This is a predicted structure of a 251-nucleotide part of an RNA (large-subunit ribosomal RNA, domain VI) from a Planctomycetaceae bacterium. The coordinates come from a structure-prediction model, not an experiment, and the mean pLDDT is 86.
Context: one part of a larger RNA
RNA sequence: CGCACGAGACUUGAGGGGUUUUCUCUUUAGUACGAGAGGAUUUGGAGGGACGUACCUCUGGUGUUCCUGUUGUCACGCUCGUGGCAGCGCAGGGUAGCUAUGUACGGCACGGAUAAACGCUGAAAGCAUCUAAGCGUGAAGCCUUUCCCAAGAUGAGGUCUCGUUUGAGUCCCCAGGAAGACGACCUGGUUGAUAGGCCGGCUGUGUAAGGUGAGCAAUCAUCUCAGCUGACCGGUACUAACGGACGAACG
Numbered sequence: 001c002g003c004a005c006g007a008g009a010c011u012u013g014a015g016g017g018g019u020u021u022u023c024u025c026u027u028u029a030g031u032a033c034g035a036g037a038g039g040a041u042u043u044g045g046a047g048g049g050a051c052g053u054a055c056c057u058c059u060g061g062u063g064u065u066c067c068u069g070u071u072g073u074c075a076c077g078c079u080c081g082u083g084g085c086a087g088c089g090c091a092g093g094g095u096a097g098c099u100a101u102g103u104a105c106g107g108c109a110c111g112g113a114u115a116a117a118c119g120c121u122g123a124a125a126g127c128a129u130c131u132a133a134g135c136g137u138g139a140a141g142c143c144u145u146u147c148c149c150a151a152g153a154u155g156a157g158g159u160c161u162c163g164u165u166u167g168a169g170u171c172c173c174c175a176g177g178a179a180g181a182c183g184a185c186c187u188g189g190u191u192g193a194u195a196g197g198c199c200g201g202c203u204g205u206g207u208a209a210g211g212u213g214a215g216c217a218a219u220c221a222u223c224u225c226a227g228c229u230g231a232c233c234g235g236u237a238c239u240a241a242c243g244g245a246c247g248a249a250c251g
Stems, first nucleotide, its partner, number of pairs: 001152001005163007015149004021049006033038001051106005059100004066093005071086006111143002117137004169246004173189005194240003197236005204228002210223005
């Protein structure tokens, strides 16, 4: 820009793409077959490998400052208590998120037309012959099935609802995001829980500071499962979401 008014949702599926893998055990069965040795076709059941998709409940990883311990040194006048620097100083754990080695699921089955092949009927050619007319069986392959994209499918489809100044809807802008290189996408913009703060909780760490008691002291016990706690959950307008533009019966 188009899809003969302008929009917002929800859809159909022409067409295209992905997947469609493999092994073992077991039943049929130590059966058919075979002198024996050996040893099935087929049918049913079960469990794996690799691969793929999604996810973070579990098991783990990471988690640059969430908690704790601790070394050296410096600072806060000193003690105490803290803070800076030393690869996050080092070490032990660890929320959310992201993750695999973790978890869940998947390939199937049914059907149709066939290939090679195997057949039925059957002449040309009184016989024979799967083929010449006709009719079947038959594959991981083809078409269906299954998953994804999909009406620029210009053949531009369909349904519902709303609206033309009393204006549907959209955009810029702003607060943001389990969305993201940027655009885009999604949520919200005071008729508001969108982000921050605050409150409560969860989680993590592991019992703060200070006081008291014990001990010569290092230190220990107790108030105390304390104190602190990023991203998580819920609530609460305290702070910040201010302010603008376009827009449809023509061509």